Description:
Predicted 3D model of a 119-nucleotide RNA (SAM riboswitch aptamer (S box leader)) from a Terriglobales bacterium. Its mean pLDDT, the model's own confidence on a scale to 100, is 76. The source organism's lineage runs through Bacteria, Pseudomonadati, Acidobacteriota, Terriglobia and Terriglobales. Its Rfam family is "SAM riboswitch aptamer (S box leader)". Rfam describes the family as follows. The SAM riboswitch is found upstream of a number of genes which code for proteins involved in methionine or cysteine biosynthesis in Gram-positive bacteria.
RNA sequence: AUUUCAUGCAGAGUGGUUGAGGGACGAGCCCUUUGACGCCACGACAACCGGACAGAACAAGCGCGUACCGGUGUCAACUCUCUCCUGGAGGCCGUAAGGUCGUGCAGGGAACAUGAGAU
Numbered sequence: 001a002u003u004u005c006a007u008g009c010a011g012a013g014u015g016g017u018u019g020a021g022g023g024a025c026g027a028g029c030c031c032u033u034u035g036a037c038g039c040c041a042c043g044a045c046a047a048c049c050g051g052a053c054a055g056a057a058c059a060a061g062c063g064c065g066u067a068c069c070g071g072u073g074u075c076a077a078c079u080c081u082c083u084c085c086u087g088g089a090g091g092c093c094g095u096a097a098g099g100u101c102g103u104g105c106a107g108g109g110a111a112c113a114u115g116a117g118a119u
Stems, first nucleotide, its partner, number of pairs: 001119008013042005021031003026082003043075003048071004052066002055062001079111001084108004090101004
């Protein structure tokens, strides 16, 4: 770098440093000199991976659990929302068949992020 699988409506922040941007991209919206992003320290959350313990005796396998040790991850907003497709609800136009509008809802997809594997 490519690819596979799983997860993404829960949860968790203080201090120091720096000093103007940040939330991936586009649009929106939001955060931010009452100090953003980054970095550092300490703390916390979580339970993806390895271990430990527990599970109806033992072995294997296995999923559930504990959060004890280690490897990651995370700690504004649902991945902040939307973009593409489908469905149903709604408004408007129309006698009707039907057309149309933009918002919210549900499902899926794409993209992205994280973990574990493969090449």